[in-house]
Predicted 3D model of an 89-nucleotide RNA (c-di-GMP-I riboswitch aptamer) from Desulfosporosinus fructosivorans. Its Rfam family is "c-di-GMP-I riboswitch aptamer". Its family is annotated with cyclic-di-GMP binding in the Gene Ontology.
RNA sequence: CAAUGACAAAAGUAAACUUACUGAAAAGUAGGGGCACAAAGCCAUGAGUCUAAGGUGUUUCAUUACACUAUGAUAGUCAGGUUGCCAAA
Numbered sequence: 001c002a003a004u005g006a007c008a009a010a011a012g013u014a015a016a017c018u019u020a021c022u023g024a025a026a027a028g029u030a031g032g033g034g035c036a037c038a039a040a041g042c043c044a045u046g047a048g049u050c051u052a053a054g055g056u057g058u059u060u061c062a063u064u065a066c067a068c069u070a071u072g073a074u075a076g077u078c079a080g081g082u083u084g085c086c087a088a089a
Stems, first nucleotide, its partner, number of pairs: 004087002012037002017032006035076001041082003045079003048074003054069005
């Protein structure tokens, strides 16, 4: 330095739920809260998944209902890129 990751050590993050706010929604931010995580640090590049404001089509007395579609979201879905603590075997 690289690989690897323990009945190690010092740290870290923070699921569900909840309160407030933002958003059309998915979801996000902050406080509480801890399921779990060796990158559950960061990045929307590839794929998957979620939502459907706007747009398109059908339908309806009727923006009434249905379907399709990200430019939206998800890094705690997977892959990829990049940075990083410690050290037993």